[in-house]
RNA sequence: UAUUGAAAAAGCCAAACCUAUUGUGAAGCAGGGACGGAAAGCCACGGGACUUUUAGAUAAAAGUCAGCCGGGUUACCAAA
Numbered sequence: 001u002a003u004u005g006a007a008a009a010a011g012c013c014a015a016a017c018c019u020a021u022u023g024u025g026a027a028g029c030a031g032g033g034a035c036g037g038a039a040a041g042c043c044a045c046g047g048g049a050c051u052u053u054u055a056g057a058u059a060a061a062a063g064u065c066a067g068c069c070g071g072g073u074u075a076c077c078a079a080a
Base pairs, nucleotide, nucleotide: 003079004078005077012037013036017032018031019030021028022027035067041073042072043071045070046069047068048065049064050063051062052061053060054059
């Protein structure tokens, strides 16, 4: 430097749900909680899901999701 994640270790993240709060909403944020995760770190670039508004149509616009898949980028530990 590239590959891999069987075993081990140090740590890391945190689904559902509950409470509080922001938003018309999808959802976000904080605390609790742990189903899971080797990028479940970051980026809406391609596809996809969802929301709102307009239209009334098979459409358009503005958004949400990185824990749906792909892509880009950075990174811990270990193995041979």
This is a predicted structure of an 80-nucleotide RNA (c-di-GMP-I riboswitch aptamer) from Sulfurovum sp. It matches the Rfam family "c-di-GMP-I riboswitch aptamer". Gene Ontology term of the family: cyclic-di-GMP binding. The coordinates come from a structure-prediction model, not an experiment, and the mean pLDDT is 84. Of the family's consensus pairs, 95% are formed in the model. NCBI's taxonomy places the organism under Bacteria, Epsilonproteobacteria, Campylobacterales, Sulfurovaceae, Sulfurovum.